[in-house]
RNA sequence: GACGAACGCUGGCGGCGUGCUUAACACAUGCAAGUCGAACGAGAAAGCGCCCUUCGGGGUGUGAGUAGAGUGGCGAACGGGUGAGUAACACGUGGGCAACCUGCCCUCGCGUGGGGAAUAACUUCGCUAACGCGGAGCUAAUACCGCAUAAUGCAGCGGCACCGCAUGGUGCUGUUGUUAAUGGCGGGGAUCCUUCGGGACCUGCCGCGUGAGGAUGGGCCCGCGGUCCAUUAGCUUGUUGGUGAGGUAACGGCUCACCAAGGCUGCGAUGGAUAGCCGACCUGAGAGGGUGGCCGGCCACACUGGGACUGAGAUACGGCCCAGACUCCUACGGGAGGCAGCAGUGAGGAAUUUUGCACAAUGGCCUAACGGCUGAUGCAGCAACGCCGCGUGACUGAUGAAGCUCUUCGGAGUGUAAAGGUCUGUUAGGAGGGAAGAAGAGCCCGGUGGCCAAUACCCGCCGGGUGUGACGGUACCUCCAGAGAAAGCACCGGCUAACUCCGUGCCAGCAGCCGCGGUAAUACGGGGGGUGCAAGCGUUGUCCGGAAUCACUGGGCGUAAAGAGUGUGUAGGUGGGUUGGUCAGUUGGGAGUGAAAUGUCUCGGCUCAACCGAGGACCUGCUUUCAAUACUGCCAGCCCUUGAGUCACGUAGGGGAAGGCGGAAUUCCAGGUGUAGCGGUGAAAUGCGUAGAUAUCUGGAAGAACACCGGCGGCGAAGGCGGCCUUCUGGGCGUGUACUGACACUGAGACACGAAAGCGUGGGGAGCAAACAGGAUUAGAUACCCUGGUAGUCCACGCCGUAAACGAUGAGCGCUAGGUGUUGGAGGUUCGACCCCUUCAGUGCCGCAGCUAACGCAUUAAGCGCUCCGCCUUGGGGAGUACGAUCGCAAGGUUGAAACUCAAAGGAAUUGACGGGGGCCCGCACAAGCGGUGGAGCAUGUGGUUUAAUUCGAUGCAACGCGAAGAACCUUACCGGGGUUUGACAUGCAGUGGACCGUCCGGGAAACCGGGCUUCUCUUCGGAGCCGCUGCACAGGUGCUGCACGGCUGUCGUCAGCUCGUGUCGUGAGAUGUUGGGUUAAGUCCCGCAACGAGCGCAACCCCUGUCCAUAGUUGCCAUCAGGUAAUGCUGGGAACUCUAUGGAGACUGCCGACUUAAAGUCGGAGGAAGGUGGGGAUGACGUCAAGUCCUCAUGGCCCUUAUAUCCCGGGCUACACACGUGCUACAAUGGCCGGUACAAAGAGCUGCAACGUCGCAAGGCCGAGCGAAUCUCAAAAAACCGGUCUCAGUUCAGAUUGGAGUCUGCAACUCGACUUCAUGAAGGUGGAAUCGCUAGUAAUCGCGGAUCAGCAUGCCGCGGUGAAUACGUUCCCGGGCCUUGUACACACCGCCCGUCACGCCAUGGAAGCUGAUAGUACCCGAAGUCGUCGUCCCAACCCUCGGGAGGGAGACGCCGAAGGUAAGAUUGGUGACUGGGGCG
Repeated sequence: GACGAACGCUGGCGGCGUGCUUAACACAUGCAAGUCGAACGAGAAAGCGCCCUUCGGGGUGUGAGUAGAGUGGCGAACGGGUGAGUAACACGUGGGCAACCUGCCCUCGCGUGGGGAAUAACUUCGCUAACGCGGAGCUAAUACCGCAUAAUGCAGCGGCACCGCAUGGUGCUGUUGUUAAUGGCGGGGAUCCUUCGGGACCUGCCGCGUGAGGAUGGGCCCGCGGUCCAUUAGCUUGUUGGUGAGGUAACGGCUCACCAAGGCUGCGAUGGAUAGCCGACCUGAGAGGGUGGCCGGCCACACUGGGACUGAGAUACGGCCCAGACUCCUACGGGAGGCAGCAGUGAGGAAUUUUGCACAAUGGCCUAACGGCUGAUGCAGCAACGCCGCGUGACUGAUGAAGCUCUUCGGAGUGUAAAGGUCUGUUAGGAGGGAAGAAGAGCCCGGUGGCCAAUACCCGCCGGGUGUGACGGUACCUCCAGAGAAAGCACCGGCUAACUCCGUGCCAGCAGCCGCGGUAAUACGGGGGGUGCAAGCGUUGUCCGGAAUCACUGGGCGUAAAGAGUGUGUAGGUGGGUUGGUCAGUUGGGAGUGAAAUGUCUCGGCUCAACCGAGGACCUGCUUUCAAUACUGCCAGCCCUUGAGUCACGUAGGGGAAGGCGGAAUUCCAGGUGUAGCGGUGAAAUGCGUAGAUAUCUGGAAGAACACCGGCGGCGAAGGCGGCCUUCUGGGCGUGUACUGACACUGAGACACGAAAGCGUGGGGAGCAAACAGGAUUAGAUACCCUGGUAGUCCACGCCGUAAACGAUGAGCGCUAGGUGUUGGAGGUUCGACCCCUUCAGUGCCGCAGCUAACGCAUUAAGCGCUCCGCCUUGGGGAGUACGAUCGCAAGGUUGAAACUCAAAGGAAUUGACGGGGGCCCGCACAAGCGGUGGAGCAUGUGGUUUAAUUCGAUGCAACGCGAAGAACCUUACCGGGGUUUGACAUGCAGUGGACCGUCCGGGAAACCGGGCUUCUCUUCGGAGCCGCUGCACAGGUGCUGCACGGCUGUCGUCAGCUCGUGUCGUGAGAUGUUGGGUUAAGUCCCGCAACGAGCGCAACCCCUGUCCAUAGUUGCCAUCAGGUAAUGCUGGGAACUCUAUGGAGACUGCCGACUUAAAGUCGGAGGAAGGUGGGGAUGACGUCAAGUCCUCAUGGCCCUUAUAUCCCGGGCUACACACGUGCUACAAUGGCCGGUACAAAGAGCUGCAACGUCGCAAGGCCGAGCGAAUCUCAAAAAACCGGUCUCAGUUCAGAUUGGAGUCUGCAACUCGACUUCAUGAAGGUGGAAUCGCUAGUAAUCGCGGAUCAGCAUGCCGCGGUGAAUACGUUCCCGGGCCUUGUACACACCGCCCGUCACGCCAUGGAAGCUGAUAGUACCCGAAGUCGUCGUCCCAACCCUCGGGAGGGAGACGCCGAAGGUAAGAUUGGUGACUGGGGCG
């Protein structure tokens, strides 16, 4: 885009079309084929009129020569329906019939004479339920039968002429034989006859007979054309042909007898499946593809099967006979029927109409005509089923109304839309008018012509009159009223035009593909809005297109699906140069045909269009004819030589087959020497060995394979071929250019060869070695490793026929830059077999153009062309499976599906990530060291458990002394109980009352509830401020979502990376830069480079610290001077030093040397306080982990609102069988205890730090100087050092636990604080597997301070004191960086993924069987019927000598023969216990 459609929602009008696609299923009822009285005989009734009447009726006329029936003629073979069958001369197209027929129609010729015998109807008798039938009797014809006549008919025998494609045809002609007929109607006047009607006769029309021709319709034959399956490969006996006969309208095996043995087939026979064919229709640019409904042509069929009759025509839809199934009637004896005609019914189905009107028109049949019949046809009805047209209003109208929706709350949208105003009047409605389609025929009148004896009749023509419409009072026209009665459907994530809100929460649902939905869904459902189409819109189904996705136009096969394992060669296809011929192909012209309709152009008719009409072009085809002859074909030539082959001479070679020979090695055997091991592995063991192995020497045996040479070297078609020699044998290459003269290429089938393994028979068997055994390894180890070991490997003969049989690349020919190596040959050069040059044939590498999706290929093409073959496709899996066929001894091979299932499978390349891949390099990563953890007790956090609650979060590293820098109340979020409800807190409004504040009393655990006392300011006099109460807005939430977010943070990681612009390369992803060579802590720097630059990171800039200088000098300092003390910078003073805190200097590979690329830099050195980043800190790129946090804060959405808010009291967060993390203290002598003596830094302090003094054993108490602090205080530093004591023990170690007594803080230490003291004195004797930190002022060790804080520190953050050991090195573990490689990974190795088993579902193969269908074969039976024979029985026409005959018939028999039966098979379905695998989950 299309449809004979259906379904869903909706539906105003008209025109034109279309309408059982399924059950060729079954059918009630009506109608669909009759007609002619001018072929024929016979012939009613009712009713009405008249007459008669015994009143029962009868007669007569009319009805009426009517109805109905019959004989006869024509028609019924057309028209109408359907598509079952049919793969066929059925259809289409073009031819042929010299092999044919043709009623009615047209033209022409001739004829139509004279007889006969019957029979229906009818009458009568009879049978039957019915349908029907029988006997007797009468009668007519255009019915039937002889006879006559007769040709240009037919048949036989001849002659002549002409023609043709064979048989042969046509015309003329002679002769013999033979064959016809029917009458009807009308008119007429002379003559004749007459029953007086008429007839003969004349004439006209119709009919009839015969012959010739035409037209129309048909029959037969042929060329060509159009479906699928080869898992259908062979088929055929009337089969193929001949002779003869029969038969037919006609040719013919059409049929029969005989003879011959043929015929068809890979260019697809036979079989199976499917199907009516075509004009055309749909689609498509076309070529094609699909379809065959309506309309038209042909065919076939008419309940199923068979058969003939009649006829011009049928093997007959509305005829007949038979058989069968089915339905109906029946008196059970028998009968009837055939809608695939029009309507209609049932059934089936998703689905398809009225039991309408009319013959008015067109057409058909009958008729002389009028006319009759006609479900053909013309119309109407039903159905949006399709196409076309029209309408549902037009203009105006902004306070942009209301409503609804959204909202950032401002507004926006619906939207000029509505309302309102002004108009119009299509359609529908009402009223009125009102066609065309109709021309006639017939009849009447007039005129004229023909026929004729005729002015009759008849026929024709002209004019006039009369005259017919189903549709239908329809189309159309006019008027009336009135915007009045007339819009839906689908869609809105992308493709694809159109976006928002709510609801829902992987539910419900959507979905054509991709895919949406798990709490913010433009994708589900609804609302609003929008988009598209519109009386329709969507959906489903089907076809074409897009699809170059079967590729003729117009594809491919190295790796995506696809080159057969290889050759030889048949058919076939294709084929070098030249000359001539031919003209088949080819090209051009002419002719015929290509029906009409359709399509197309123009014009025309319905108002337009759809629709219809006319004319033109077209119908791309076929046939025929004329011509052309380039190309192809064909024919021809003592044609040609370049393709191909032959020959001669050379030549290389693991080419093949057979026979023989050889040495090395292995094993075995025998012997010698010799002794304890050998062997084997990662390490071992099994195994062998004291019965003497291994080792070694000598000799022997056997089998198999041939080291070195040996080489991307050689040969072969491929598989493949390797010691040497001999014989036989195939092929290649070079040179010569002698010979042949296209002999060629490819190659469906076919045939041959064909690694390894395997099979059969017989040998052989050293080594090796499936299976097998043992030993190891391992979680296991039916493996890898080891020790053994059988088939096999070897030979002969025969099978098998596969492979990653690979260059994953078929064969042949030609053409298209080069370079380099190598093998074989020839030539040149040369003294030369060297080198070099040229060339032919092979074999490799690199590379241009070109090709390719890329990778890559590239004279050995995957380039450019030609020829031939094979193969691939409808994606992957199922499956190289099943079934079938075929080959094989078997194993198995070849050929080779489907159901079902998935939304992919696949190729090449890219970026990452990953690797028990590689290279380079870092890091307390390992190693080297020191100290810990893991064991104990306790502290603390977590899990778990418990609980009314043990609030919540953090969960590998990167949660767990974490949020928490401090839970007794508070905190507090949890639990229990008691209260409050505009609220504990903010803002605003309205109303109302009062100051607020302070204080007292009652209840109560408190919150809270209730009550008392005291008591305002300003003012413009309205009110305001402040507080309370009531009400409304609102507050509040540590409620949920960190996977809606901001911010902040952790982590990789202080790792050295992450990117961009422009350019370049690539089809592209992307690459390059950023890789490479060096170097660095560093993408740090240098060099190189299709890159050149740049940004974020690194580094530096900042802070602390290390040296120096300057400045400043109190509260700090004190060298010098002076004074003073028991002592002290205590005082004067000083500004040097230390220090303090400001500013500077200094370090930059700057200098020297070596190395390196005259680089960057590295190493060494000098100087220097410091040297190569001096040490430390702050500083954290692009990003990753949906990492953490909604309980810091902020925040979207959701949720609660007398509660999930808020207040209070009490409890809990402190629980405790356990488990883990982080710590503290220890286990002791490098120690504990006692006494004594030193030396810090950095901090803090007014709700504070607190000296001194004093009390207490102590914690601490009392008093309280000083200090908002370089001034005072905390404050003692501790380890250290000196001295003493303890002496290796559960201790003078260790301090848990518990008891007692206290101190301090605080409203309050019970749950649940810290400290002191007395007493108690647990575990613990250095900690398994495992694991952590640290590279120097570091670890270790020692103490000090601070934040939080009323109190509470083993935690955290800081400070200083003492102060080590070790680093060979980068193999390994962990983490990281760069390059490279592989990848089937990309939520990226915590990836992906294979098979069994278990369960569920699905389709399918096999299967003892069971049960259908189809076509055939053989036999039996054999209806109807044709044909044949017989015909004893029967018979009107003709003949007859009357006896009969001719002829015909009934009947019988025979051949054939449908259905049916029997039998054995074939093909193809369904089903089947059980069984096999497969798919999905």
A computed fold for a 1481-nucleotide RNA from an uncultured bacterium, annotated as small-subunit ribosomal RNA. The sequence is in RNAcentral, with records from ENA, Greengenes and SILVA. Its Rfam family is "Bacterial small subunit ribosomal RNA". Rfam links the family to the GO terms ribosome and structural constituent of ribosome.